The RNA shown here (c-di-GMP-I riboswitch aptamer) has 85 nucleotides. Its mean pLDDT, the model's own confidence on a scale to 100, is 81. Rfam family: c-di-GMP-I riboswitch aptamer. From the family's description: GEMM was predicted in a large-scale screen for bacterial structured RNA regulatory elements. Genes associated with GEMM are involved in a diverse array of functions, including chemotaxis regulation, signal transduction, secretion and chitin. The sequence was found by an Rfam model in a public genome assembly.

[in-house]
């Protein structure tokens, strides 16, 4: 400097599920577990996508709304193991 295409080595995360704490829910933490991942490392900056506590309208049925979520939904950014020229 180049790609995430191929092969190897050490390795490295961890998805339904269960348990136990948080949380209003989403969802999150740690344990087990092991679907899968070359960024399944980190940032919620755009879009999706989830919850609706507390506003918000109402026929009091229900509506909408992120100031909570999601990085393992799809862009960005940034960092960075081998690896090849």
């Nucleotide at each position: 400097c180049c790609a995430u295409u191929a092969u190897a080595a050490g390795g490295g995360c961890a998805a339904a599920c269960c348990u136990a704490c948080c949380u209003a829910a989403a969802g999150g933490u740690a344990g087990g577990g092991g679907c899968g991942c070359a960024a399944a490392g980190c940032c919620a900056c755009g879009g999706a996508c989830c919850u609706a506590a507390g506003g918000u309208a109402a026929a009091c049925a229900u509506u909408c709304u992120a100031u909570g979520g999601c990085a393992g939904c799809c862009g960005g950014g940034u960092u960075g193991c081998u690896g090849g020229a």